RNA sequence: AACGAACGCUGGCGGCGUGGCUGAGACAUGCAAGUCGCACGGAACUGUGAUUGGGUAACUAAGAGCAGUUUAGUGGCGAAAGGGUGAGUAAUGCAUGGGUAACGUACCCUAGGCACCGGGAUAGCAGCGUCUGCUUCGGCAGACUACCGAAAGGGCUGGUAAUACCGGAUGUGGUCAAGAGCACUACGGUGUUUUUGAUCAAAGGUUGGGGAUCCGCUUCGGCGGACCUAAUGGCCUGGGAGCGGCCCAUGUUCCAUCAGCUUGUUGGUAAGGUAACGGCUUACCAAGGCUGCGACGGAUACCGGGGCUGAGAGGCUGAUCCGGCACAUUGGGACUGAGACACUGCCCAGACCCCCACGGGGGGCUGCAGUAACGAAUCUUCCGCAAUGGGCGCAAGCCUGACGGAGCGACGCCGCGUGUGGGAUGAAUUCCCUCGGGAUGUAAACCACUGUCAGGGCUAUGGAAGCUAUCCGCAGCAAUAUAGCGGUGUGCUGACCUAACCCAGAGGAAGCCACGGCUAACUUCGUGCCAGCAGCCGCGGUAAUACGAAGGUGGCAAGCGUUGUUCGGAAUAACUGGGCUUAAAGGGCACGUAGGCGGCCGGUCUAGCAUUUUGUGAAAUCCCUCGGCUUAACCGAGGAAUUGCGAGGUGAACUGGCCGGCUUGAGCUGCAGAUGGGUGACUGGAACUCUAGGUGGAGUGGUGAAAUGCGUAGAUAUCUAGAGGAACGCCGGUGGUGAAAACGGGUCACUGGCUGCAUGCUGACGCUGAGGUGCGAAAGCGUGGGUAGCGAACGGGAUUAGAUACCCCGGUAGUCCACGCCGUAAACGAUGGGCACUAGGUUCGGGGAAGUUUGACCUUUUCCGGGCCGAAGCUAAAGUACUAAGUGCCCCGCCUGGGGAGUACGGUCGCAAGGCUAAAACUCAAAGGAAUUGACGGGGGCUCACACAAGCGGUGGAGCAUGUGGCUCAAUUCGAGGCAACGCGAAGAACCUUACCAAGGCUUGACAUGGCGGAAGUAGUGACCUGAAAGGGGAGCCACCUGUUAAGUCAGGAGCCGUCACAGGUGCUGCAUGGCUGUCGUCAGCUCGUGCCGUGAGGUGUUGGGUUAAGUCCCGUAACGAGCGCAACCCCUGUUGCCAGUUAUUUUCUCUGGCGAGACUGCCUCGCAAAACGGGGAGGAAGGUGGGGAUGACGUCAAGUCAGCACGGCCCUUAUGCCUUGGGCUACACACACGCUACAAUGGGUGGUAUAAAGGGUAGCAAUGGAGCAAUCCGGAGCCAAUCCUAAAAGCCAUCCUCAGUUCGGAUUGCAGGCUGAAAUUCGCCUGCAUGAAGUCGGAGUUGCUAGUAACCGCAGGUCAGCAUACUGCGGUGAAUACGUUCUCGGGCCUUGUACACACCGCCCGUCACGUCAUGAAAGUCGGCAACACCUGAAGUCGAUGGGCUAACCCUGAGUUUUUCGGGGAGGCAGUCGCCGAAGGUGGGGUUGAUGAUUGGGACG
Repeated sequence: AACGAACGCUGGCGGCGUGGCUGAGACAUGCAAGUCGCACGGAACUGUGAUUGGGUAACUAAGAGCAGUUUAGUGGCGAAAGGGUGAGUAAUGCAUGGGUAACGUACCCUAGGCACCGGGAUAGCAGCGUCUGCUUCGGCAGACUACCGAAAGGGCUGGUAAUACCGGAUGUGGUCAAGAGCACUACGGUGUUUUUGAUCAAAGGUUGGGGAUCCGCUUCGGCGGACCUAAUGGCCUGGGAGCGGCCCAUGUUCCAUCAGCUUGUUGGUAAGGUAACGGCUUACCAAGGCUGCGACGGAUACCGGGGCUGAGAGGCUGAUCCGGCACAUUGGGACUGAGACACUGCCCAGACCCCCACGGGGGGCUGCAGUAACGAAUCUUCCGCAAUGGGCGCAAGCCUGACGGAGCGACGCCGCGUGUGGGAUGAAUUCCCUCGGGAUGUAAACCACUGUCAGGGCUAUGGAAGCUAUCCGCAGCAAUAUAGCGGUGUGCUGACCUAACCCAGAGGAAGCCACGGCUAACUUCGUGCCAGCAGCCGCGGUAAUACGAAGGUGGCAAGCGUUGUUCGGAAUAACUGGGCUUAAAGGGCACGUAGGCGGCCGGUCUAGCAUUUUGUGAAAUCCCUCGGCUUAACCGAGGAAUUGCGAGGUGAACUGGCCGGCUUGAGCUGCAGAUGGGUGACUGGAACUCUAGGUGGAGUGGUGAAAUGCGUAGAUAUCUAGAGGAACGCCGGUGGUGAAAACGGGUCACUGGCUGCAUGCUGACGCUGAGGUGCGAAAGCGUGGGUAGCGAACGGGAUUAGAUACCCCGGUAGUCCACGCCGUAAACGAUGGGCACUAGGUUCGGGGAAGUUUGACCUUUUCCGGGCCGAAGCUAAAGUACUAAGUGCCCCGCCUGGGGAGUACGGUCGCAAGGCUAAAACUCAAAGGAAUUGACGGGGGCUCACACAAGCGGUGGAGCAUGUGGCUCAAUUCGAGGCAACGCGAAGAACCUUACCAAGGCUUGACAUGGCGGAAGUAGUGACCUGAAAGGGGAGCCACCUGUUAAGUCAGGAGCCGUCACAGGUGCUGCAUGGCUGUCGUCAGCUCGUGCCGUGAGGUGUUGGGUUAAGUCCCGUAACGAGCGCAACCCCUGUUGCCAGUUAUUUUCUCUGGCGAGACUGCCUCGCAAAACGGGGAGGAAGGUGGGGAUGACGUCAAGUCAGCACGGCCCUUAUGCCUUGGGCUACACACACGCUACAAUGGGUGGUAUAAAGGGUAGCAAUGGAGCAAUCCGGAGCCAAUCCUAAAAGCCAUCCUCAGUUCGGAUUGCAGGCUGAAAUUCGCCUGCAUGAAGUCGGAGUUGCUAGUAACCGCAGGUCAGCAUACUGCGGUGAAUACGUUCUCGGGCCUUGUACACACCGCCCGUCACGUCAUGAAAGUCGGCAACACCUGAAGUCGAUGGGCUAACCCUGAGUUUUUCGGGGAGGCAGUCGCCGAAGGUGGGGUUGAUGAUUGGGACG
């Protein structure tokens, strides 16, 4: 884009189209094929009616004849058309073009001729035997009044007509036979002329008209006939038109997992048959015919014009309309006829249905309507022959479900309408909101108009062409007339539809889908991986533009969406127009058949080709132009087109055929050369193992280390001799040969191919190659040998969690040979073969030539082969590039998303293993290639760091302290969770803190702001009562500010009470956030602009060479620069100068503060290509960033924190808020983490004695003094501080302890005290006395530290009423070690591999278990289809047959006035028989489908 559509929601009108796609399943009912009286005899009715009867009459009855109407029957024509359907059919079909000299043809046109004499029937019509008895079953007799049957229908007798039927005659002619001639020929024959012979006709009917004559009848009027004439009809023959039959060529779906098929089959002869050719049929003879250009078989399917789509080429399709075919309930058959093997004919068989009196009959909607059924789904049991067409008829006319119309269905196409213009305070509603507003929206209301469509009213016209009265003319006739022809035009014919005009009034008329991207259109609410959406990608787990709703918006519009199907996009089957190194795809390799393709020159032919003419290519459709419906759809006319096929002419370049020639392709010959090319035979040495012997004496062998194994029965080692099998070191190579597989000691024999050079010869002999044939590694198989070494399987030893492995010791098949199979490999250059062309450079192997020359020389050049680098080009890129993957030509093979699967089934090959060929269901949205950036690696290189190593000290074991987990509890509040949580938030939980729990209370609230209202001893205070307190109640006391007033008088404010908004929340979400922080990491990195490279991702810069702590610096460089980081700038410290200052008795020094100086590889030397830089040195307090701190790039971890603070959303609102008392956070079988104290003599106790720094202090630090064993108390000088206070310990000196659970260690517990604080029980710290636990240096493991560091020692501060083993600082004493970068952890740079990208804590394979699905096999079971063999055999054609029957014609006999009868023949009918023969039966197979316990693998979860 389209549709014969369907479904959902919705639905105003009209025009034109269209409508059972499924069950070719079944059908009730009505209709769909009749007509002709001008073929025939009758019959009925009507009219007339000679005549006759009855009657007074009126009237009535009969009625020959004539006319008309109707018509059952005979007869003619039609019924073979029209209408329906698409089951079958892959060719007996269709399409296109031809042929028929191999044929037919009713009706129609045309031409010629003819129609004489007879005959017998038959429909119609008329009529019809039952009962009883007897019987020789043939009938007979009697009685009574007259066919059988339910029906369909039928029988007998009598008798009748024709345009029905039959015989004879004639023969223009036809046909056949024989003969003669001419012409043509495809040599088969055909046409034509003619002679002779045989044979073949008819309805002179019907109708109309006519005047003479004749005949018959007459009722004398006339009628009928003969006769003439017109029309129509009949017979024979020729021609034509149209319609058919048959034949030929070409085209016409899929499957090769259908490869061979065929016996009337192929041909011949003869006969039969047909309209006609023909195996169409039969007999005989021959053995043919078809097939890879697809026979045979299977599946599917009516075919074409056309339709849809597409730029086209194509692809799909075959409804409606037109042409052809086929079919008519299923199967078979013939009859009639011009035509049928016949839709509404016949016979038979089958299934089904109907009627029935049970005896028997009837039926066929795939005609039009209609019914039920089926189905997602498809209409009225309508009107009419008015038009067009058909049948019959002279005609009028009759028939016509063809057709013309109407009805139903938005099924499609087309057109129209649902109003138009104005209208802002931008009304209201609704939605959103930042609460200001915005949107809906000129939309509505309102005002002014219009009048299409639908509705109502009134009326005309058109669709009508024809038929026909009358009249005129023509023609015709002997003449008139009828009929005919041409005009005139009175009358008649409408099923159905309808213009125009009038009326009324905006009145009756809008929905559907979508709004994440593709794709036009966005917000709010609800929901919370639920409900749901979805064409693909994908949405939804609490802020969903994706679900549902609403508002808004977009699109289309009487429709809109969905589903289905086809084409397009899809160059995604590639003819136009694709590919095959790595994405799917080159056959393992060759030879070669068919086929395809093929060098140069000349001639000829014209098949292809080109051009021209011509026939055909039906109409409709499509296209163009014009026209008709108001327009359009639709319809009409003309043209074009119909790309095709046939025929004729012309041309001769190209292809092709034929003829002739050529040499360059190909081949042959000569000379020379290289070669692991092949086959066979012979032969060689090294090594190995075994055997024999000698020497020798304890191990050997093997491994990472071992063990098994071998060895005192003598191994290994070594020497000699012998045997055996297999493989061929060095040469050896990027090298050679071969088609590939492959080929390696030497010699010989036979043999294949190749190259160079040269001359001659043949003369296109060529290339490729479906099938086919051959070769074809290794493993494997068969038979027979052989077997040294190696060595699947197997055994043993190790390794390991295990080890059916890797390692070791053994070892069988096999490896080897001969013969025969197998036929596959990453059979790879992942690159088919051939030919030609297209830059170079270099190298190797084999030849030739030239130059120069005598060298294993060199240079140049040429041919063949093997490599490397590389231009153009090509390529997705990687790459390739004269050995193409470039540019062309020819031929073959192969591919078409991944999996299923190279599998199943089938076939075929094989001894087997298995090979070759080769699907589908189902399932996924990817699979894959090349390259890029990262990340990762038990990859590589370089490098750093207390990372390891070297050291020192810890921890892990004990007791205690603190934190965490767990457990417990009413609660043990919450957070933090590897490093980077765990002496963390917490710089300090008895109450408070406090967030938790229990209990008791409050509700505008403990706190803020605002609105409204109110009260007057109001606000405030508050004795007292209650209570655990909070709270509740409450006497008494008692106000304030501003303005105002005579006045505490009024108004207002603050405050209070009530009420409404709101407060409040340590409630949730750190995965909605801000801010802050941790971590990688103080690691050296992270980027940008411009340029350049690349299709692009991206790269370059930033890589490389050096160097550094450093992307620090230097050099180089398609890069040049720049930014954030590094460094420096800042602070402390070490040296020093100046200034100032406190304290101190004074000065220097010291100290405190401020401002300066100093260090920069500056100097020397050496090293490096140079530079950067490094090594060493001088000077200096300090030397190479002097030491320390602060400082933390781009980013990572959805890292941490909603409980510090802030904040979006959600949640609670007499509670999740607030207050109070008490409890809890302090619990305790246990586990972990940071620590403290120890285990002791480098120590402990006691006594004496020395020396800091940095801090803090008024609700404070507190001295001297006094009391107490002590904690502490009393008391208080001094100090708001360089002024006063707080103050060292280890150390040193002396002494005791002497290696022990101790004079170590101090837990635990008891008693007695002290301090803080309302309060010390849960639950603080300290003191004294007493008690005196574990612990004797700590397993695996793990941690800190590189110098004033570790270790050891004490001091201070913050928090704080009190509470420090923690934290943050301070000083004192003061080491050891670093060879170095292999290893562990972590990091940086470069490089490499990658199937990872959530990035190795990745990805991912297989079994097993469970669920679901499709499928293979399977003992079988049940169907379908098409054949075959045999049996049976209807109807029917054909044939045969005889003691049947038989009007016409023939022969014959008899007889008669006539009618007639008998016999025979021809013909026909019936019977019987035979061949064929449908359906049916039996049987064994084939093929296909369904199903099947069980079983196999597969897919998904």
This is a predicted structure of a 1501-nucleotide RNA (small-subunit ribosomal RNA) from an uncultured bacterium. Rfam family: Bacterial small subunit ribosomal RNA. The coordinates come from a structure-prediction model, not an experiment, and the mean pLDDT is 82. The RNAcentral record of the sequence draws on ENA.